[in-house]
RNA sequence: GCCUUAUCGAGAGCGGCGGAGGGACAGGCCCUGUGAAGCCGCAGCAACCGGCCCGUCAAGGGUGCUGGUGCUAAUUCCGGCAAGGUUUCCCCGGGCGGGGCAGCCUUGGAAGAUAAGGU
Repeated sequence: GCCUUAUCGAGAGCGGCGGAGGGACAGGCCCUGUGAAGCCGCAGCAACCGGCCCGUCAAGGGUGCUGGUGCUAAUUCCGGCAAGGUUUCCCCGGGCGGGGCAGCCUUGGAAGAUAAGGU
C1' cells in the first nucleotide's frame, strides 16, 4: 500500500517551542495573530486489541489495569451518488394527471478515519 470485519449523533485540554495556516478531497460553512499546521511535556476521554474478574467452555458481562493503539472545535462540521417521501415554483394537457429545477426529511451507498486480522 491493498483486502476483510467492526464502529463513527456520546466523551475528553492546558502549557512550552513554533510561526500561517487548518478542518482528507473541486463546493458550502467554519476555526485561526485573543495565535494555524507541526513537534514536545503533562493531563484527560474512550475501551478496538491485550491483561484480570464473573461465566465449566462459549456467548455475554464487568474492570482503566505502570500493556498496544486511538482520540481530546463543530454528527465523519454539512453536502457530494442512488432510491423513496414531501413542499414551493415552472412547463404540458381543460379542474383529475404527467414532467422539470430547487428546498427539506428518511434510507442505502461512495469516500474517509480508527481498530483488529490477513496479504